């Protein structure tokens, strides 16, 4: 890196160094930032995705259901929202719903 699966409207920040961008990508909107971005380090918290413990069972698996112990990840704003297709409503050079697909993220597995 690349394919499979699952899941994505919920959750949960202070210090410190930094020194100007950030919100995945190109476009449009909106936001966030000198009252201090990204990124880095501490300390914290949030979550059951996979492993482990515990309950339940005579035992074994398997369901469930608990616990942040280990391994990740994540900690403005639904993946910030739109984009493409495809229904509805509607008949206004527009607007709203609603599924879907690509695109991403993030376990877990396989190459």
């Nucleotide at each position: 890196u690349u394919c499979u699966u699952a899941u994505c409207a919920a959750g949960a920040g202070a210090a410190g160094u930094g020194g100007a961008g950030g919100g995945a990508a190109a476009a449009g909107g909106c936001c966030c930032a000198a009252u201090g971005a990204a990124a880095c380090u501490u300390c914290g918290g949030c979550a059951a995705c996979a492993g482990g413990u515990u309950a339940u069972u005579g035992a074994u698996g398997g369901c469930u259901a608990a616990c942040a112990c280990u391994g990740u990840g994540c900690u403005a704003a639904u993946u910030c929202c739109u984009a493409c297709a495809g229904a509805c409503a509607a008949u206004a050079u527009g607007c709203g719903u609603c599924u879907g697909a690509u695109a991403g993220a993030u376990a877990a597995g396989a190459a």
Molecule: SAM riboswitch aptamer (S box leader)
Organism: Virgibacillus salexigens